[in-house]
RNA sequence: AUUUCAUGCAGAGUGGCUGAGGGACGAGCCCAUAGACGCCACGGCAACCGAAACGGGAUCAUCUAUCCCGCUUGACAGGUGCCAACUCUCGCCCGGUAACGGGGACCAUGAGAU
Repeated sequence: AUUUCAUGCAGAGUGGCUGAGGGACGAGCCCAUAGACGCCACGGCAACCGAAACGGGAUCAUCUAUCCCGCUUGACAGGUGCCAACUCUCGCCCGGUAACGGGGACCAUGAGAU
């Protein structure tokens, strides 16, 4: 980088540095010199991977052990991620007078594969 799968209505901020844009893209609407965005430090959230516990199964003559599964628990050695607004809202399709509902694309994150 490409691709597959899963998730995206919950949750979690202080300080320091810097200084003008930022919220992916288009439109809207917001955030921002009362300092946003970003970076650093510390703190936190969460539970994707991992570890742990529990349950089930396979191998084995049995136990031990090893492995596999959990659409169980919990929040912990660790690896990520995240800490304005539902992915901020809409964007394409379907239903609906509309409000809105369902699906999809894009995007983001994780895990796997190439």
A computed fold for a 114-nucleotide RNA from an Acidobacteriota bacterium, annotated as SAM riboswitch aptamer (S box leader). Lineage of the source: Bacteria > Pseudomonadati > Acidobacteriota. It was read from a public genome assembly, where an Rfam model found it.